[in-house]
Context: one part of a larger RNA
RNA sequence: UGCAUGUGGUGGAUGCCUUGGCGAUUACAGGCGAUGAAGGACGUAGUAGCUUGCGAUAAGCUUCGGGGAGCUGGCAAACUAGCUUUGAUCCGGAGAUGUCCGAAUGGGGAAACCCGGCCCGCAAGGGUCACUCCUCGCUGAAUUUAUAGGCGAGGUAGAGCUAACCUGCUGAACUGAAACAUCUAAGUAGGCAGAGGAACAGAAAUCAACCGAGAUUCCGAGAGUAGUGGCGAGCGAAAUCGGAUCAGCCUGCAACAUUUAGCUCCCGUGUUAACAGAACGGUCUGGAAAGUCCGGCGAUAGUGGGUGAUAGCCCCGUAUGUGAAAACACAGGAGUGGAACUAGGGUUGCGACAAGUAGGGCGGGGCACGUGGAAUCCUGUCUGAAGAUGGGGGGACCAUCCUCCAAGGCUAAAUACUCGUAAUCGACCGAUAGUGAACCAGUACCGUGAGGGAAAGGCGAAAAGAACCCCGGAAGGGGAGUGAAAUAGAUCCUGAAACCACAUGCAU
Numbered sequence: 001u002g003c004a005u006g007u008g009g010u011g012g013a014u015g016c017c018u019u020g021g022c023g024a025u026u027a028c029a030g031g032c033g034a035u036g037a038a039g040g041a042c043g044u045a046g047u048a049g050c051u052u053g054c055g056a057u058a059a060g061c062u063u064c065g066g067g068g069a070g071c072u073g074g075c076a077a078a079c080u081a082g083c084u085u086u087g088a089u090c091c092g093g094a095g096a097u098g099u100c101c102g103a104a105u106g107g108g109g110a111a112a113c114c115c116g117g118c119c120c121g122c123a124a125g126g127g128u129c130a131c132u133c134c135u136c137g138c139u140g141a142a143u144u145u146a147u148a149g150g151c152g153a154g155g156u157a158g159a160g161c162u163a164a165c166c167u168g169c170u171g172a173a174c175u176g177a178a179a180c181a182u183c184u185a186a187g188u189a190g191g192c193a194g195a196g197g198a199a200c201a202g203a204a205a206u207c208a209a210c211c212g213a214g215a216u217u218c219c220g221a222g223a224g225u226a227g228u229g230g231c232g233a234g235c236g237a238a239a240u241c242g243g244a245u246c247a248g249c250c251u252g253c254a255a256c257a258u259u260u261a262g263c264u265c266c267c268g269u270g271u272u273a274a275c276a277g278a279a280c281g282g283u284c285u286g287g288a289a290a291g292u293c294c295g296g297c298g299a300u301a302g303u304g305g306g307u308g309a310u311a312g313c314c315c316c317g318u319a320u321g322u323g324a325a326a327a328c329a330c331a332g333g334a335g336u337g338g339a340a341c342u343a344g345g346g347u348u349g350c351g352a353c354a355a356g357u358a359g360g361g362c363g364g365g366g367c368a369c370g371u372g373g374a375a376u377c378c379u380g381u382c383u384g385a386a387g388a389u390g391g392g393g394g395g396a397c398c399a400u401c402c403u404c405c406a407a408g409g410c411u412a413a414a415u416a417c418u419c420g421u422a423a424u425c426g427a428c429c430g431a432u433a434g435u436g437a438a439c440c441a442g443u444a445c446c447g448u449g450a451g452g453g454a455a456a457g458g459c460g461a462a463a464a465g466a467a468c469c470c471c472g473g474a475a476g477g478g479g480a481g482u483g484a485a486a487u488a489g490a491u492c493c494u495g496a497a498a499c500c501a502c503a504u505g506c507a508u
Base pairs, nucleotide, nucleotide: 001507002506003505004504005503006502007501008500009499015493016458017457020429021428022426023425024424025423026422027421028420029418030417031161032160039101040100041099042055043054044053046079049075050074051073061095062094063093064092065091066090070083071082072081106115107114108113116129117128118127119126120125131158132157133155134154135153136152137151138150139149165196166194167193168192169191170190176183180230206213207212217244218243219242220241221240227235228234248410249409250408252350253349254348255347256346258345259344260343261342262341263335264334265333266332268330269329270328271327272326274322275321276320280295281294282293284291296313297312304316305315306314359383360382361381362380363379364378365377369395390405391404392403393402394401445452446451465492468479469478470477471476
C1' cells in the first nucleotide's frame, strides 16, 4: 500500500408518518367602496423580538343570546399583577371606537409627511372645504327677450379595487404552408372600456318549399357532409331531427274611477352560536392493551379522529331528535283611515307604427363563402325611394308563387365561471414529491429597475430534557439518574452508499 472481515465516524438515502398541497362533487355566495374599500404604514400587552388580534376606548369597549369552570392568543416558558358561579375566558348576532397613507377628495407631496381657510369652543379639541354628473334656486354677456357663463344649496349619484366567466373597441408575431407573398396561426395572445351574478341574444321585414314550421340560448346528431381554398396548407356551415328549458310583452298626451306592489304587522322555513345523544368487564403478554383468551351489551349510532400497539360500548363525535334574544334570506297571510310619491294594471277621448332610412355607386369589413355568377349583414364616402293599391326576402338577375313587415324598446329559464364559505370524496402526492411556499415564503437573498427567487418537517407515550460527582479554560466526555429503549440526549425515529479511522488476518 492493497484485499477481506469487524467496530466506529461522517453522511442523510430508504422505510414509516403528516400539520401542507393537488383534483373533484354538492349547496351557498357571487361583490367591496366617499357611512372612505382592497392594500398598507405606525402604534397597541406588566414584555425585547416576530406573529395573530385590535386602533389613542388600541390581544380590546357596549349590548343581546349560547355556554358552564377555569382564564389573561401563538412562538413560550418563567416571573409579576389580576379576572371569574353577582357566570369570567370562549362561541354567535347587533352596535361603538376605528391614528396616518391609499380612489384619497382643503392645497402640496419624494405614500404613511408638510402647509392652510372657515365655523363651534375659555381652552383642549371638534367639524368642514376636491372634481364630474343630476336636481333646484339666485344671477347673468355679445343681444331686446333669451341662451352661454357665474354663484349657492341638495344627492346613501360616479370615481377605486376584485380570481375566472361576459360584452364592445382595438389587435400582433412566432408558427404551418416542409422556402414565401394571398392564406394560416387568429379575431388567438396582448391593450382599453363597461356590466352582471351571470353576460350576450330574443318574440321573424325568420326559415322552408308549394308540405309546412313558429322568439332566443345550450347540448347531441346532420358532418368533417355541402361548400370554400396559391382548389395548397387548411378553413368549414345550414335546413332538418332528437333533447335541456320554455313566456311573452310595451309605447305619446289628457281625463276618470279603482286596485296591486313598494310600506306595516303576523306566522313559517333556512343561515349565522349551540343542546341531548346508546352500549364492557376480567385474564395473559407487555413499559403501556385498543392485541390474545373468556364472558357480556348497544346499534335509525361499525363515517371519522384521539387515547402509551389494532377500541361500536374510554374521549371527541356519529345516527336521530331539539334549539335563537338579534340579524339576514325566502315563502305565505293579514292590514292600509287621511295625505303624498314611484311603478304597473282598467275605462274613455285624441294621437301614433319609426327617412337622409331601405336601396344604389365607389372603398373596406363580416357571413364556413379568399370578388367569385355572390345573394344576405355592417358602413367611410357620394347619393337616395315607396307609404299596405305599399315594402323586404326566398344565393346574380327577371316573372310567377310562397312568406314576412325593417329603419323604437323590454324580457325569466335552460348556458359559462370560481377569488371565496360549508360539507364530502380520491386505483392523487407524501418533504428532490405535492403549491414557489407542510417550517413566520413571495420570506432570506439577487437585480438601478421591470423582475427573479430558494433552502429548511419527525427525541419520547410523557420532558420524565440528564440533580449530583469526575477530567477539561471551554467544547466535549466518563459515571450517576430518567426512560421500554439514550447506538431515542436535544441538527435527537429508521440510519443505505460514497468517504474516513481503528482492530485483526492475508498478500506485497

Source information: The part of an RNA shown here (large-subunit ribosomal RNA, domain I) has 508 nucleotides and comes from a Bryobacteraceae bacterium. The organism belongs to Bryobacteraceae, within Bacteria.